This is a predicted structure of a 330-nucleotide part of an RNA (large-subunit ribosomal RNA, domain IV) from Vanilla planifolia. Rfam family: Bacterial large subunit ribosomal RNA.
[in-house]
Context: one part of a larger RNA
C1' cells in the first nucleotide's frame, strides 16, 4: 500500500451523477392505524407497550382427593448498562412520470416505460373454407365449422373516441375509352415450275377483344390530413364579432415548457439561507391530441425524478485494531 473485517469524539449526506456502500429496522404477544379506493384493499400503514428469573394463587386436562402434566392466566418479589440479550431476522413516510395488474425478454455489459396480457375494434373465410408449406401428389388449418379459424391495430375497468373520401390503398360497377393477352387474316416477299398455278416458308393491315388502367361510387378503430392574412369594444390590451381569398376538411373534447417547449434556467407560486432538478399553475403547443388511441385514477413495480423522518466513517478528516497478501531485512 491492497483485500476482508471490528470500533470511533463532535457533527449527521456537508460526500456524490445518485445516500452508491455501510449503518439502522427486524422475532413474537398486544395496542393502534391516515389520505384515497374499483369497498377487495391501502395495512406488517404509521406510531406505542410487553418479553428474564423466583415464589404464591387460579383455570383447563389426567388421576381420583391428593398429586402430576402440558397449556393458559393473575398478583407479589429479585438481579443486570442491556431479558426475541448470540445466530437468525421488513427501514419508513410523502409526491409525480410511465406501464393497469401476475407474467416475459437481450444464455455472456440493457429486466425496462420494451414484449405479452385479459378486454376492444376492423378485415377476410360457408367448408374441397380463407390462410400457410410444397413443382406436384398432398399436408397443416381441423378429426375444427362464423360463440370457429386467419390477418391487423389497440391494450384491464372508468369518461370518451370530433371533422376530412381530395391523394394512396381496398372494395363495388352487364355503359363508354384504351388494350402487341388472344383471335383475325387483306396484302406483300421468298421458294416452287420451261412458264403459270397449287403447295411450302416468312411477314402481316383492317376488324373483334379479356384482365388492367382511365372513368364512376363506397370506405378513416384503412394509409393519411386536420390553413392563411386583415379590420373591429367609452384608457390601454385583447377580440365574442366581421371581411378577403382558399381547401377534401380546416384540430373538436381533453391535456399542455410535457419522456413532446427551440427561444428557455419562459413567467408566477410552493419548498431551501441559497433550487438549470421537483411539485402546482399560466397557455405565446418552434413541433400535443383522440385505438400510430386522448384524459384522470385504486392496486401493483429490483422502473425513473423530487422531498422528509430515522440511521450512519459517504463526508468534515481521518485514526486505531484484527487477519491474509504485497513489500523490506535476515
Nucleotide at each position: 500500500c491492497c483485500g476482508u473485517g471490528u470500533c470511533g469524539a463532535a457533527g449527521g449526506a456537508a460526500c456524490u451523477c445518485a445516500a452508491c456502500a455501510a449503518a439502522a429496522u427486524g422475532a413474537u404477544c398486544u395496542u393502534g392505524u391516515a389520505a384515497c379506493u374499483c369497498u377487495g384493499g391501502g395495512a406488517g400503514a404509521a406510531g406505542g407497550g410487553g418479553u428474564a428469573c423466583u415464589c404464591u394463587c387460579c383455570u383447563a386436562u389426567c388421576u381420583g382427593u391428593u398429586g402430576a402434566u402440558u397449556a393458559g392466566g393473575a398478583a407479589a418479589g429479585u438481579g443486570a448498562c442491556a431479558c426475541a440479550u448470540a445466530c437468525u431476522a421488513g427501514g419508513g413516510g410523502g409526491u409525480a412520470a410511465c406501464g393497469a395488474c401476475u407474467u416475459u425478454u437481450u444464455c455472456u455489459u440493457a429486466a425496462a416505460a420494451a414484449c405479452a396480457u385479459a378486454g376492444g375494434g376492423c378485415u377476410c373465410u360457408g367448408c374441397u373454407a380463407a390462410g400457410u408449406g410444397g413443382u406436384a401428389a398432398c399436408a397443416c388449418a381441423a378429426u375444427g365449422u362464423a360463440u370457429a379459424a386467419a390477418g391487423u391495430c389497440u391494450g384491464a375497468a372508468a369518461c370518451c373516441u370530433a371533422c376530412c373520401u381530395g391523394g394512396u390503398g381496398u372494395u363495388a360497377g352487364a355503359a363508354g375509352g384504351u388494350c402487341u393477352a388472344c383471335a383475325g387474316g387483306a396484302g406483300a416477299a421468298g421458294u416452287g415450275u420451261g412458264a403459270u398455278a397449287a403447295g411450302c416458308u416468312u411477314u402481316g393491315a383492317a376488324u373483334g377483344g379479356u384482365a388492367g388502367c382511365c372513368c364512376c361510387g363506397a370506405u378513416a378503430a384503412a394509409u393519411c390530413a386536420c390553413a392563411a392574412c386583415g379590420g373591429u369594444a367609452a384608457c390601454u390590451c385583447u377580440a365574442a364579432u366581421u371581411g378577403u381569398g382558399u381547401u377534401a376538411a380546416g384540430g373538436u373534447a381533453g391535456u399542455g415548457g410535457a419522456a413532446u417547449u427551440c427561444c428557455u434556467u419562459u413567467u408566477c407560486g410552493c419548498a431551501u439561507a441559497a433550487g438549470u432538478u421537483g411539485c402546482g399553475a399560466c397557455c405565446u403547443a418552434c413541433a400535443c391530441a383522440a385505438a400510430u388511441g386522448g384524459u384522470g385514477u385504486a392496486a401493483u413495480g429490483a422502473u425513473u425524478g423530487c422531498c422528509c423522518c430515522g440511521u450512519u466513517g459517504u463526508c468534515u478528516c481521518c485514526g486505531a485494531c484484527a487477519u491474509g497478501g504485497a513489500c523490506c531485512c535476515g